[in-house]
Context: one part of a larger RNA
RNA sequence: AGCACAUGAAGGAUGCCUUGGUGCCAGCAGGCGAUGAAGGACGUGAUAAGCUGCGAUAAGCUACGGGGAGCGGCAAAUACGCUAUAAUCCGUAGAUUUCCGAAUGGGAUAACCCGGCUAAAGUAAUGUUUAGUCACCGCUGUUUGAAUACAUAGAACAGCAGGAGCAACACCCGGUGAAGUGAAACAUCUCAGUAACCGGAGGAAAAGAAAGCGAAAGCGAUUCCGUUAGUAGUGGCGAGCGAAUGCGGAACAGCCCAAACCAAAGGACUUGUCCUUUGGGGUUGUAGGACCCCGAUCCAUUUUGUGGAUAGGUAGUCAGGAGAUUAGGUGAAGCAUAUGGAAAAAUGCUCCAUAGAGGGUGACAGUCCCGUAACCAAAAAUCAAGUGACGCCUAGGGAGUUCCUGAGUAAUGCCAUUCACGUGAAACUUGGCAUGAAUCGACGGAGACCACUCCGUAAGGCUAAAUACUCGCUGGCGACCGAUAGUGAACUAGUACCGCGAGGGAAAGGUGAAAAGAACCGCGAUGAGCGGAGUGAAAUAGUACCUGAAAUCAUGUGCUUACAAGGUGUCAGAGCCCGCAAGGGUGAUGGCGUGCCUUUUGCUUAAUGAGUCUGCGAGUUAGUAUCAGUGGCAAGUCUAAGUCCUUCUGGGAUGUAGGCGAAGCGAAAGCGAGUCCGAAAUGGACGCCUAGCUGCUGGUACUAGACCCGAAGCGGAGGUGAUCUACCCAUGGUCAGGUUGAAGUCUCGGUAACACGAGAUGAAGGACCGAACCGGUGAACGUUGAAAAGUUCUCGGAUGAACUGUGGGUAGGAGCGAAAGACUAAUCAAACCCCGUCAUAGCUGGUUCUCCCCGAAAUCUAUUGAGGUAGAGCCUUGCGUGCUGACUUAUGGAGGUAGAGCACUGGAUGAACUAGGGCCCAUACCAGGGUACCGAAUUCAAUCAAACUCCGAAUGCCAUAAGGUGAAACGCAGGAGGCAGAAUGCGAGGGAUAAGCUUCGUAUUCGAGAGGGAAACAACCCAGAUCAGCAGCUAAGGUGCCUAAAUACCGCUUAGUGGAAAGGAUGUGAGAUUACUUAGACAGUGAGGAUGUUGGCUUAGAGGCAGCCAUCAUUUAAACAGUGCGUAAUAGCUGACUCAUCGAGUGAUCUUGCGCCGAAAAUGAUUGGCGAUCAAGCGGUAUACCGAAGCUCUGGAUGCAUUUUUGGUUCGCCAGAAGUGCGUGGUAGGGGAGCGUUCUUGGUGCAUUGAAGCCAUGGGGAAACCCUAGGUGGAGUGCCAAGAAGUGAGGAUGCAGACAUGAGUAGCGAUAAGCCGGGUUGAAUUCCCGGCCGCCGUAAACCCAAGGUUUCCUGGGGAAGGUUCGUCCUCCCAGGGUUAGUCGGAUCCUAAGGCGAGGCCGAAGGGCGUAGUCGAUGGACAGCAGGUUAAUAUUCCUGCACCGACUUUGGUUAAGUGUCAUGAGGACAUAUGUUAGGAGAAGGGCCGUCGUUUGAAAGUGGCGGUUUCGCAAGAUGACAUGGAGGCUUCGGCUGAUAUGGAUUCUUCAAAUAAUGUAUCGAGAAAAGUCAUGGCAUGUUCCCAAGGUCGUCCGUACCGUAAACCGACACAGGUGGGUGGGCAUGAAUAUGCUCAGGCGCGU
Repeated sequence: AGCACAUGAAGGAUGCCUUGGUGCCAGCAGGCGAUGAAGGACGUGAUAAGCUGCGAUAAGCUACGGGGAGCGGCAAAUACGCUAUAAUCCGUAGAUUUCCGAAUGGGAUAACCCGGCUAAAGUAAUGUUUAGUCACCGCUGUUUGAAUACAUAGAACAGCAGGAGCAACACCCGGUGAAGUGAAACAUCUCAGUAACCGGAGGAAAAGAAAGCGAAAGCGAUUCCGUUAGUAGUGGCGAGCGAAUGCGGAACAGCCCAAACCAAAGGACUUGUCCUUUGGGGUUGUAGGACCCCGAUCCAUUUUGUGGAUAGGUAGUCAGGAGAUUAGGUGAAGCAUAUGGAAAAAUGCUCCAUAGAGGGUGACAGUCCCGUAACCAAAAAUCAAGUGACGCCUAGGGAGUUCCUGAGUAAUGCCAUUCACGUGAAACUUGGCAUGAAUCGACGGAGACCACUCCGUAAGGCUAAAUACUCGCUGGCGACCGAUAGUGAACUAGUACCGCGAGGGAAAGGUGAAAAGAACCGCGAUGAGCGGAGUGAAAUAGUACCUGAAAUCAUGUGCUUACAAGGUGUCAGAGCCCGCAAGGGUGAUGGCGUGCCUUUUGCUUAAUGAGUCUGCGAGUUAGUAUCAGUGGCAAGUCUAAGUCCUUCUGGGAUGUAGGCGAAGCGAAAGCGAGUCCGAAAUGGACGCCUAGCUGCUGGUACUAGACCCGAAGCGGAGGUGAUCUACCCAUGGUCAGGUUGAAGUCUCGGUAACACGAGAUGAAGGACCGAACCGGUGAACGUUGAAAAGUUCUCGGAUGAACUGUGGGUAGGAGCGAAAGACUAAUCAAACCCCGUCAUAGCUGGUUCUCCCCGAAAUCUAUUGAGGUAGAGCCUUGCGUGCUGACUUAUGGAGGUAGAGCACUGGAUGAACUAGGGCCCAUACCAGGGUACCGAAUUCAAUCAAACUCCGAAUGCCAUAAGGUGAAACGCAGGAGGCAGAAUGCGAGGGAUAAGCUUCGUAUUCGAGAGGGAAACAACCCAGAUCAGCAGCUAAGGUGCCUAAAUACCGCUUAGUGGAAAGGAUGUGAGAUUACUUAGACAGUGAGGAUGUUGGCUUAGAGGCAGCCAUCAUUUAAACAGUGCGUAAUAGCUGACUCAUCGAGUGAUCUUGCGCCGAAAAUGAUUGGCGAUCAAGCGGUAUACCGAAGCUCUGGAUGCAUUUUUGGUUCGCCAGAAGUGCGUGGUAGGGGAGCGUUCUUGGUGCAUUGAAGCCAUGGGGAAACCCUAGGUGGAGUGCCAAGAAGUGAGGAUGCAGACAUGAGUAGCGAUAAGCCGGGUUGAAUUCCCGGCCGCCGUAAACCCAAGGUUUCCUGGGGAAGGUUCGUCCUCCCAGGGUUAGUCGGAUCCUAAGGCGAGGCCGAAGGGCGUAGUCGAUGGACAGCAGGUUAAUAUUCCUGCACCGACUUUGGUUAAGUGUCAUGAGGACAUAUGUUAGGAGAAGGGCCGUCGUUUGAAAGUGGCGGUUUCGCAAGAUGACAUGGAGGCUUCGGCUGAUAUGGAUUCUUCAAAUAAUGUAUCGAGAAAAGUCAUGGCAUGUUCCCAAGGUCGUCCGUACCGUAAACCGACACAGGUGGGUGGGCAUGAAUAUGCUCAGGCGCGU
């Protein structure tokens, strides 16, 4: 270290549970609000942070009613209380009800600030306090009242339970009105009048009593449901959209004005007319009404008239109060035994039931408790039926044709809109603009229009019910969830947290029956934690608490393991250990063996995905259609909405409106078992000779998000953002120091005068150098940073187009932009948030249990088509046909390939012949000659061809005949998948007769195929896996060993060839041809190899041997005018050739087998290895053997077919048994049968003597799975038969949680630095004290503003935070702390800008803006010094001042105060001077002190003081003397009265004030203040001395930072003021250093 077991830790799955959700049913309710809402802020308790309640009467007050013993909420505890004089609690009605909010006296940054008036309290008076009141708009009324005479507008006042705002993301009506999407693109169209926004209303809304529908033998307001009907239509006639009428139902309800006419009142004037108001009258289409005439049941009466009653209706106003709601009450009946901690379970025997719903009680309770059935009940409040009263409405007939019956209307034109209807033949509706009727003898409509006929009467209004919805209240239910589920939320949840904001948005349940929540003891630091003890049934139920799985981490025991190569297993298996045994654990060694998923032609692939575990996680639902299965009825069948009954989300009955079917054909008229075509049919097309309809279940399609997850984006007349940044506006601030020296001026020179020159003065400049400040040039570092843009060095600007603070403005197709598409909150070629939205995705990924049967394709055609889709081919299931199929044989056909050929068409070689041409000769011309030149045609010979054929197979194809019953064929119907293919062989095209290339054909295999062989190796060879066997035979291929089987036989090979090519070569075997050779070959050895001559030429030379020409002759056995080497040329060596010696073969060429060279790569090499040589290589031969999941044998399972048989049957068939035959590889895919999970119904069981779950033993089944010993656990749960599904997980860079790995690794955040001693402590690198050292010192010091919001101080603590530690902290707990007339702000003012009464404009929302009113960054405005606290001070205290009010006393004067008007003033730039000023600093002097012993020094030493008030006197005062007293850790510290005690000069110099100069960019407003005048008031002015009053808010602490902005105790950022000394030329630069602060949390 591995495996196993045991015991634990960590973790929180599973099981069980439910307080919370969720869906629905019934009833109620459908609003609240100026009498101040909804919603909040702040308070409120004895102690009180949160929630709840409540409101200064504050977990409550009063009355009434209920109720009856305890109570002071969640929520303990202590203290203190209340209660039979009735509490707490419940209901009804009241009281109180801070502040904000419509918010309403004015203002504002919501919960704050500031007022006016009236009244009251209090004060001498002011201040102060309390109560009430004070918004705007509208309406009504009154009074006033402009331009402008009356009048009107306007204004003022009074009155009004008037309006405003909120709510439910619902329903309704109206205004404005998208886009993603679909149309496989897109524009009309669609989505859709949807989403969104806006206005308005109600409990419902809207609509509504025909200028209607329709075409019948008509109906008779509206609304809603069913149907008509996916019909008629509409439509790039695409995608789609889609009625009406009629019928069946629900519910039913009809009315009122205007007008004509009459009367009255008023008015006008034209004096008889008109107008206005009121009353009567009157309300419609078979027209009606007015006018006119006639008429009436009863009563009264003023009797031709008027009034009332009678009858019906009523939706108005009242009365009334059955009943209901808001608290409640009565309410039957059980005990015992045993187990147990506990009985309600078990057993035994009872009881009640109009109550056996439900919940609780220590396990499961009709009879224990609460309840339940049934019955009863209200002081008060609310709703309210039938009913009654009043009011209102209604009712005769006729004649005439005088009057009336809705006008800028109907209609028409143009443009739109809406109707299902897209301009169409387009009526009807509505709107804009223009034109513009009729008046009942009229007008409108009936889908252009016209005619006829019919229906109705517009241009005024009201109207219940049936219908839609649910924020709520009450009751109930669920084949809904059960803590990753169900609401986002079971719990302090719209909380924590994130974001500037709009907005986004979690996690988190369980001790036990009862806290009985562990007294006491021990260890430990008085800790955490642990061990005992105790409680309890149980503590491994101990608050980190039920059960307690897995990943993960430990400890113990057994076996194994350090020569071993391993997808981690599987098969065999020795040894060891445990066990009585059965058996179990481990596993030396050997055989075989490259994970899973996805995607692919093909994956171990070095292609994708997954760290691991647990939980969650994907074909559903509705409607329509079609097919199949299975029921009912059947020429028929089924009901829909609704209604009724009922035991009420259910069931039953009813309901025949309507649908489908029963008849078709035709364009139609039409005819009809036929019809149409046609003149016609012995023709053809479609039909007839019948089976449907409707439930349930399943397959599939379509419409819907439609299997799940996933965009970039589009749109919104919806919002949120300028705290970042861009630009702009207003008001403030900042810029060390040095340099240069323009204009101008002055003086001198100079000029006729200018000019000009010089010197001074002067101080200009988008001037120069350079800090702060702003920026960001180059480099390095950093890159899981210190930092989501920085650090270091370097660099640019630095009086300007400079930088910066505060407050404002501009915004999303918009802003802003010295312009980069830059910036608009770490987001920009269109921000962010929310919504349409589950957009769409021909694309990628994922898609969860088992077994059985069959089983593809990667092709054709088409395609804005090529990775998609459709039809066909190929698969499957069901039904039908019944021999049709593949195949074999025979026969008959068509054809033009392979081959072959050259007859055609072309290519191409040689020869012959030759037209023609070239060249030469010749030639006046004609005619010629020659030719080793070219050469058409022709002939001969030999050839080539995909687009040549005189020919021409094999196969294949077609047909016929016969065989062929095959899990063959064909047809119909349901369901698919597939249209990326690959390699190899053969035949071809392209390419290079390249490719693991590409495109076809053909075959096989892989794909989707395992097994054996090829070492390993989808596609090659063999062979197709139903299961089992320790049986047999073979295939390919093999038989030395690894490794099963032959060390077989005959040859070849010597190269480890076998186990790389062209090419090359006396390798070697076999075969063949040829030459020389005993007349002596080949090789070797010995000898010779000569002469003319150095041949000639050439050459400087050339002598055999640079080169050219010639290459003879002689002597010879032979010897070249020379084969090489060599020399300057010679020389020299050698060869050819000859002789001798030797004694048998020696050469050459060709064919062929096997070998050799050619042969160089990077970590160590491979025929697979070892190794092998008469092989274990190669060739041949023969016989054995091995060898697979092939075949055989034995046994089993299952499918199909078939035979026999049994049972059932609706007679279709279904289920079973036995036999026979043939089968059973499988991806996409089709079909079939099952297992398991949750819940429901019925039945039947188990359970405290122990359910589920968890751990685990042993069994069973073909599998999914099932049963079970034992343990744990402590209350539920199984089986059978049906049913319903949120029903099965390993993958989706899945989601959530937990836990690993990396790893005890990187890192621990400026390299300014620590060390020593002491203290505290259980413990000290880190805390405290002291000493030494180091760092900053225009800061790393001090003071303000913003922002933060208690971080401040003290005491205590140490779990977590602190990058270590910690006794410490800015952490935790407790207590404390911020004191103002004068400081800052409000009470004063105004700027930019905001809001804005009236007003103007705009679909709505709203926009702009006057008067006003807000708004500091500015104006105005009265306090200094010292002391004091742990923590505050210009705030407290002391001292001395000042401002404004009120008031007293005294004095004094002629003004004062308020308001209005006018004016002054307030009141302003930049640059640069001068003068005054004297904070502060340095130095000197003086005073005090230190040094003496030991290094330096003996002075220009160190340290401290030298101040303030006062005319002065004097006081103060460092220090020294002195020491009462106090404290103490006993060392010391502190220290009063008293005494002494210096006090001056030089230099530099900030703030501030005044005053110049120059320049152009010409440099806020208002108030306070002053002056004058008008009006009002009337002693209020002023001086002195007193007294009184002076409101609200801020005030702690940090503040270049550990407290702000940056996620952090973060090297970043952050406005203003002070900012000492010495040195360097100046300086805020640089270096060192005071005061002061730090050493950067390892």
A computed fold for a 1642-nucleotide part of an RNA from a Chthoniobacterales bacterium, annotated as large-subunit ribosomal RNA, half A. Rfam family: Bacterial large subunit ribosomal RNA. Gene Ontology terms of the family: structural constituent of ribosome and ribosome. Lineage of the source: Bacteria > Pseudomonadati > Verrucomicrobiota > Spartobacteria > Chthoniobacterales.